[in-house]
Context: one part of a larger RNA
């Protein structure tokens, strides 16, 4: 010089950087004081401000000193997305907004109950019983959950078409007692009943055709065109198409391709942020829609306070490494 793991730094203070990563700052008691919003309980230790020990004196005023005398011991504030909340997770690279949750809410099942494991016996459900048990979505809480039953499923109906085994009744074919020519044997031709084969026509359940209900069931929720007295835009109007043609509310969004969309706002200067706009390439209402206080090692933007993150290093310790012994 060079790694590690600390101490400390003049001036300035995030100019570092994808990001204040990481350092640092706050920190314990007591006293003031304490917003916006709120589900009224909280937010909240909010935020900010101020004292502390120990000697002297006695007038609890005042003064001395290194002042929570060591060590332990929240930085904080404003916007916003997600997800209510505590929790649970990828043992060994993701802790999260993924699971779960309490609630909401369809379906099944009346008990030898449905549903699970079993080849079977028998178990579980459950020594319970629809205020119980199971399986699907959805996820507090608050205002809400439009329209569509053509197509899947699913429930319900049976009048009709269709239709299996199987049943009846029959028809054909084979074999053959027998008979007919021959007649030693062989060969030829007809043939009951019974066996077997094959077909016909009638009977003949669920099912499927049908007919109906159901969407917190599996999904779906349009094009084109024309029109107002500046222009543009189009309440309005005409056409096609469909089961219906997307309602609330939200919207360049964890969803916007063109986009760094256009306007305002914060900055001296922002692809990021927050507010509006709607032209939604492709939001949208239990695969929930929107809103929300509180909560978070969660994401994202600002800010104050702080600092070797930086401008730019320098000093120093300890262990190492080097060098000498």
């Nucleotide at each position: 010089c060079u790694u590690a793991u600390c101490u400390c730094u003049a001036a300035g203070g995030a100019a570092c950087u994808c990001g204040g990563c990481a350092a640092a700052u706050u920190g314990a008691u007591c006293c003031u004081g304490u917003a916006a919003c709120u589900u009224u309980g909280g937010g909240a230790g909010a935020a900010a401000g101020g004292a502390u020990a120990c000697c002297c004196u006695u007038g609890u005023a005042g003064g001395g000193u290194u002042a929570u005398a060591a060590a332990a011991a929240g930085g904080c504030c404003c916007g916003a997305g997600c997800g209510a909340c505590u929790g649970u997770u990828u043992a060994u690279c993701a802790a999260a907004a993924a699971c779960a949750c309490a609630g909401g809410u369809c379906u099944c099942c009346g008990c030898g109950a449905a549903g699970u494991c079993u080849a079977a016996c028998g178990a579980c459900g459950a020594u319970g019983u629809a205020u119980g048990g199971a399986g699907g979505c959805u996820g507090a809480c608050g205002c809400c959950u439009g329209c569509c039953c053509a197509g899947u499923g699913c429930c319900g109906g049976a009048a009709g078409g269709u239709u299996a085994a199987a049943a009846a009744a029959g028809a054909a074919a084979g074999u053959u007692a027998u008979c007919u020519a021959a007649a030693u044997u062989a060969c030829a031709g007809a043939g009951a009943a019974g066996c077997u084969u094959u077909u016909u026509u009638u009977u003949g359940a669920a099912g499927c055709c049908c007919c109906g209900g159901u969407a917190a069931a599996c999904g779906g929720c349009g094009g084109c065109u024309g029109u107002a007295a500046c222009u543009a835009u189009a309440a309005c109007g005409g056409u096609c198409c469909a089961a219906a043609g997307g309602u609330a509310g939200c919207g360049a969004a964890a969803u916007u391709c063109c986009u760094u969309g256009u306007c305002g706002g914060g900055u001296a200067a922002u692809u990021u942020c927050c507010g509006a706009c709607c032209c939604g390439c492709a939001c949208g209402a239990a695969a929930g829609g929107c809103g929300u206080a509180a909560c978070g090692a969660c994401u994202u933007g600002g800010g104050c306070a702080c600092u070797g993150u930086c401008u730019u290093a320098g000093a120093g310790a300890u262990a190492a490494a080097u060098u000498c012994g």

Predicted 3D model of a 325-nucleotide part of an RNA (large-subunit ribosomal RNA, domain IV) from Apicomplexa sp. WK-2018_Corallicola.
It matches the Rfam family "Bacterial large subunit ribosomal RNA".
The full RNA is in RNAcentral, with records from ENA and SILVA.